[in-house]
């Protein structure tokens, strides 16, 4: 340099034949329980979906460019 794949919450991931409030588990936080801690149970919070543009009534999802990681080729 060429090809391919991935980037969504603090972490690990789901969700992509476009459709209306973007989810789960763990962690953290608050509460119940306990003399205290742990465990258990309950609760609500947290992501402009890597960045910028385009298409569309509507984009995490499709198209283009860029950034970063993995793999293959040279």
């Nucleotide at each position: 340099g060429g090809g391919u794949u991935c980037g969504u919450a603090g972490c690990u991931c789901a969700g992509u034949a476009g459709g209306a409030u973007a989810g789960a588990g763990c962690a953290a936080c608050g509460g119940u329980u306990u003399c205290c801690u742990a465990a258990a149970c309950c609760g609500g919070a947290g992501a402009u979906c890597g960045c910028g543009g385009g298409u569309u009534c509507g984009a995490c999802u499709c198209c283009c460019g860029c950034c970063g990681g993995g793999c293959c080729c040279a």
Transfer RNA from Cyanobacteria bacterium SIG32, 74 nucleotides, folded computationally.
The sequence is in RNAcentral, with records from ENA.
The prediction has a mean pLDDT of 81.
Its Rfam family is "tRNA". The family's RNA type in Rfam is transfer RNA.